Large-subunit ribosomal RNA, domain VI from a Cytophagales bacterium, 250 nucleotides, folded computationally. Rfam family: Bacterial large subunit ribosomal RNA. Its Rfam clan is "LSU clan". It was read from a public genome assembly. The coordinates come from a structure-prediction model, not an experiment, and the mean pLDDT is 86.
Context: one part of a larger RNA
This record gives sequence, structure tokens and C1' cells, in this order.
RNA sequence: CGUAGGAAGCUUGAGAGGACCUGACUUUAGUACGAGAGGACCGAGUUGGACGUACCGCUGGUGUAUCAGUUGUGCCGCCAGGUGCACCGCUGAGUAGCUAUGUGCGGUCGAGAUAAGCGCUGAAAGCAUCUAAGCGCGAAACUCCCCUCGAGAUGAGGCUUCCAUAUAAGGGUCGUCAGAGAUCAUGACGUCGAUAGGCUACAGGUGUAAAGGCAGUAAUGUCAUAGCCGAGUAGUACUAAUUACCCAAG
Repeated sequence: CGUAGGAAGCUUGAGAGGACCUGACUUUAGUACGAGAGGACCGAGUUGGACGUACCGCUGGUGUAUCAGUUGUGCCGCCAGGUGCACCGCUGAGUAGCUAUGUGCGGUCGAGAUAAGCGCUGAAAGCAUCUAAGCGCGAAACUCCCCUCGAGAUGAGGCUUCCAUAUAAGGGUCGUCAGAGAUCAUGACGUCGAUAGGCUACAGGUGUAAAGGCAGUAAUGUCAUAGCCGAGUAGUACUAAUUACCCAAG
């Protein structure tokens, strides 16, 4: 821009793409078969491999604005306590998020029409013949069934609802944001408000802060599950989402 008024929501499915894998074991059954050696079809079940997809409850990884320990050096006048730099200085842990090596799930079943093949009936050709007329069975291939996209499918579809004369229904700008994200878009919210921050509580991490008392000559221990803390879960309008403007039917 189109889809011959403008919108919001829900859809149909022309068409397109994806997937389609396979082993071993148990049983049937040491049965059928076979002189024996050996040893099934069909069917029922169990458990794997590779692949795909989703997720983070478990096991782990990462986690450079978390916590602690610690070395050298500079600074805060000194002690104590901190802080800068040294690969995040090094080391030990680690929430959220993201992740695989972790976990869940998937290929099934079934239908249609068939291939090779196997048949029924059956003439030409008094027989025979699956074929000439006719009718069946038959495969991971084909068409469905399963998953995803999908009306620019210009063949532009359908349904429901809303808007009626100055802007309306609706949308956008703007602002607070994240289950979204390069931007845009998408989604949530904008005081009729929990959208983000702050605060409070809790979960969780680290591992018992400083100062002081006590014990000890002292190192140190203890009073003390402490102190500190990013993303998590709730609550709470304290702060910021103000006021407003634009498009939009001819």
C1' cells in the first nucleotide's frame, strides 16, 4: 500500500515445512520344522542407542555490581577498620538467569489407494490361464492421521462485537518496564495503578561482621544461626509512570 467504511477479538485451511530411524533381551518355545546338528514365522512385553524438542524440580557448569579467607603495594595522619591496583590479584563457596553431560516427552496405532508379488472368478483357445471384462490381498515409498507456519490464498475468505457526524470505536506519540529485545517489533502497566525503583517480610547465598565484655601472657576463643547480600516470592503508593497531543469514517 492492497484486501471498496473504520476497528477489536476469534477462526477456516489453499499451500508450505518438520518428523518418519533402529538394536538387544524375555516370552511364545527348545514349540513348528529337522535323522540329528540346529532352530523359527506370527504375536505379547522389557530395556537401550542415535536423533529431535521442551525445561531447570534433581545432578552439575557458569554466575566480572554476592559473601568469606588471604598475598604484595599505595591511600584514608597512626592503631583498629576500610579502600584502590595487581588476570575478577589469588583462593573457597554461590541466588536468579543461561545451560548439558541433567530431566520430561516424541517416532506409535490406524485409514485410503498402490508397487513387486500372491490370488478369486474367467474367456479369447470346449482344456489351461491372476487378465482380456470383473473382484481381492499386498511395503519404511504415495495421500491422510501427528507437529509448526499459513487469507498478499491479489482467488486477499469466514464469524462475533463495536463505532455514526465531529470527530467516534480504536490506535499511536509520551512515560514505568520485561516472560520481549541489536533497532523496530511483541507483551505488561500508566493513579480507577503493584509497571519499575525504594522499603518491609520471607526464601536463598556466604558463614558468625564492627565495637565492647569475658577467658587466655599471647595467637585465639566466646557472648553470637551474627553481619552482609545481584537478579527470586509476596506485601506496601514512599519515588517515577503528570498534564496532554496526534492519527483515525468522506